[in-house]
This record gives sequence, C1' cells and structure tokens, in this order.
RNA sequence: UGCCCAGUAGCUCAAUUGGCAGAGCAUCUGAUUCUGGUUCAGAAGGUUGAUGGUUCGAGUCCAUCCUGGGCAA
Repeated sequence: UGCCCAGUAGCUCAAUUGGCAGAGCAUCUGAUUCUGGUUCAGAAGGUUGAUGGUUCGAGUCCAUCCUGGGCAA
C1' cells in the first nucleotide's frame, strides 16, 4: 500500500427479503437466609464505531473515514 472479516447494553453475542433493538452474565431492588452465597421475581442499562446518501421506513443497502484482526507485497 492492496484485499478480506469484524465493530450492537459494562462483558459475550443475537436480530432470517429493510418493518417496534433482544438474550445470557454482571449491576441494582425485593423475596428466601441469623448474615453472606445459592435460588426465585423484578428493574435499570443503547446516538447499533463516525459522517453523509438511498428509502415511507436502515443494525441491515451504498460512499468515505476511524479502530481491531487476517492475508499478500
């Protein structure tokens, strides 16, 4: 320098032809317990890497850039 893959909650990951952004763990609250842990119930937590574009509608499609990984030179 070129090509490929990835970027979504604190972490690990879903989201099926473009049609209401979800789960597990963690955190908080409550129940249980003498207390803690375990278990159960609930809650909170998101500018979907950035900026534009297409569209009635974008996590998803297009362009450029940023970050990480891989391959080639």